[in-house]
RNA sequence: GGAGUCGGCCAGGCAACCGCUGCGUUUUCGCGGAGGAAAGUCCGGGCUCCACAGGGCGAGGUGCCAGGUAACGCCUGGGGGGCGUGAGCCCACGGAAAGUGCAACAGAGAGCAGACCGCCUAUGUCGUUCGCAGGCUUCGGCUUGCGUGCGGCAGGCAAGGGUGAAACGGUGCGGUAAGAGCGCACCGCGCCGGUGGCAACAUUCGGCGGCACGGUAAACCCCACCUGGAGCAAGACCAAAUAGGGAAGUGCGCGGACCUCGCGGUCCGCACCUGCUGCCCGCAGGGACUUCCGGGUAGGUCGCUAGAGGCGUCCGGUGACGGGCGCCCCAGAUGGAUGGUUGCCCACGACAGAACCCGGCUUACCGGCCGACUCCCAUU
Numbered sequence: 001g002g003a004g005u006c007g008g009c010c011a012g013g014c015a016a017c018c019g020c021u022g023c024g025u026u027u028u029c030g031c032g033g034a035g036g037a038a039a040g041u042c043c044g045g046g047c048u049c050c051a052c053a054g055g056g057c058g059a060g061g062u063g064c065c066a067g068g069u070a071a072c073g074c075c076u077g078g079g080g081g082g083c084g085u086g087a088g089c090c091c092a093c094g095g096a097a098a099g100u101g102c103a104a105c106a107g108a109g110a111g112c113a114g115a116c117c118g119c120c121u122a123u124g125u126c127g128u129u130c131g132c133a134g135g136c137u138u139c140g141g142c143u144u145g146c147g148u149g150c151g152g153c154a155g156g157c158a159a160g161g162g163u164g165a166a167a168c169g170g171u172g173c174g175g176u177a178a179g180a181g182c183g184c185a186c187c188g189c190g191c192c193g194g195u196g197g198c199a200a201c202a203u204u205c206g207g208c209g210g211c212a213c214g215g216u217a218a219a220c221c222c223c224a225c226c227u228g229g230a231g232c233a234a235g236a237c238c239a240a241a242u243a244g245g246g247a248a249g250u251g252c253g254c255g256g257a258c259c260u261c262g263c264g265g266u267c268c269g270c271a272c273c274u275g276c277u278g279c280c281c282g283c284a285g286g287g288a289c290u291u292c293c294g295g296g297u298a299g300g301u302c303g304c305u306a307g308a309g310g311c312g313u314c315c316g317g318u319g320a321c322g323g324g325c326g327c328c329c330c331a332g333a334u335g336g337a338u339g340g341u342u343g344c345c346c347a348c349g350a351c352a353g354a355a356c357c358c359g360g361c362u363u364a365c366c367g368g369c370c371g372a373c374u375c376c377c378a379u380u
Stems, first nucleotide, its partner, number of pairs: 001376010012345007020033005035351001039362002042360005047231004059227005064078005079093001080091004094222002099220002101216002116161002118157003123154006130147007169187006188211001189209005194203003235302004245293006253270007272286005309328008346349001
């Protein structure tokens, strides 16, 4: 100088004026007023209401080990595997010798499999070349046995080729007809024991086994652990008008008839109101007023922001984190505030905005700053 890895931080600044909103000792005034993600609503918890003796079934989730935490699927440290020269990064990482299922295409064969090309001819058999020996002969040959070469069949093999994501350990030597853990050496693997570690696990320790027990469980399943449901429109309180419910009191349109000592009641007619229906007829229904009680609605109050809170410092811990002390108060709306205008400056400003609260994860994001570290090149 270049390339990169990890962690943390900032998120235009300043001033004036005019607003909006919450609070206060409330005309004037003072103080506070979005984020690192306020987002997605994917996990976990607080809080609230409902449900709930205990246990089981079912359903869902998590899944190496240890720790942190209110809790978690989060975080920290460690183990194992993979990637990278490296700093570092990634992993749903329990069980496949309980059971069931699945594996397209290709390929001979895909589960206790298989022989397409290929290798072999030791063994059996058929044909045949040549040689030797024997037998028969009409002297042309025929035939038997042994050996030998070739070809076929039966058979042997799983080295090599080929297919596939995956083909029943690897390399070498021996061995063999050719081969093969068939035998041996080394590597690898499995099991048992020892040792180290809380554990996951490791092992350059000792012994045994020629040595598969293939893959897949974000397939069913098995094992271990966890989980009741709904959510601040949760939920609690105060409570108008109107209508309806209940209770008490006052009252009962006119006329007639009947019952009754009377109060009063019943029926009929007329009048009134409502509906069918705008009007008439008809039909059906209705009875007034005052006060009180209780439920719900409109509306209002609380829940609502002082909290697993922030900052500083010390101590313990590798760390996540925990503890002590001191200081601070930092949005709380409910048609829903957090804005507008002007001026100056710069690196010219991204993603985006609370709605009960908190811890995480994930996703979005202009640009910039700080720290630690790695690799390469050059120079000393």